């Protein structure tokens, strides 16, 4: 000196599964268990609100996928697939210490 991490604001994107008991015309009601950041509320779907996560340096999330392997009471539980294809951005702050690089003496 520049930049990153990180933080803030606004805007936007996204998911809500599995099992047991109970109850019901009906996963309809209530309770409990598993994973997870999140499995919530409103009258079911839709929609909406809330929490949470993520926003191009993008595995939040979707597709492939009724996929493959492992494991589980069960599951999109874990791994692979994956230097596959998609996927929502702009602005501001960025101290101190340490390290690295360049130039000068």
């Nucleotide at each position: 000196c520049g930049a990153c991490a990180u933080c803030c604001g606004u805007u936007g994107g996204g998911g809500u599964g599995c099992c047991c008991c109970u109850u019901u015309u009906a996963u309809u009601u209530g309770g409990g268990g598993c994973u997870g950041a999140g499995a919530g509320g409103c009258a079911g779907c839709a929609g909406u609100c809330a929490a949470c996560c993520c926003a191009u340096c993008g595995a939040a999330c979707c597709u492939g996928a009724u996929c493959c392997g492992g494991g589980c009471a069960a599951u999109g539980c874990c791994g692979g697939c994956g230097u596959a294809g998609g996927a929502a951005a702009c602005g501001g702050a960025g101290a101190c210490c340490u390290g690295a690089c360049a130039c000068c003496c």
This is a predicted structure of a 105-nucleotide RNA (TPP riboswitch aptamer (THI element)) from Tritonibacter litoralis. Rfam family: TPP riboswitch aptamer (THI element). From the family's description: Vitamin B(1) in its active form thiamin pyrophosphate (TPP) is an essential coenzyme that is synthesised by coupling of pyrimidine and thiazole moieties in bacteria.